[in-house]
Molecule: transfer RNA
Organism: Candidatus Woesearchaeota archaeon
RNA sequence: GCCUCUGUAGCUUAGCAGGUAGAGCACGUGACUGUUAAUCACGGGGUCGUCAGUUCGAGUCUGACCAGAGGCG
Numbered sequence: 001g002c003c004u005c006u007g008u009a010g011c012u013u014a015g016c017a018g019g020u021a022g023a024g025c026a027c028g029u030g031a032c033u034g035u036u037a038a039u040c041a042c043g044g045g046g047u048c049g050u051c052a053g054u055u056c057g058a059g060u061c062u063g064a065c066c067a068g069a070g071g072c073g
Stems, first nucleotide, its partner, number of pairs: 001072007010025004019056001027043005049065005
């Protein structure tokens, strides 16, 4: 330098043909318990790596960058 893959909540991740983003754990509140833990209920938290483009509409498609992993030279 070139090629491939990955980037979504604090962490691990789902999102299969473009149609208003979910789960588990963690966290907060409450219930339960002599207390803690466990368990149960409810709740907060995401401008989907960045910037553009296409589209009525983009996590999803296109381009360029950034970061990480692997390969080739």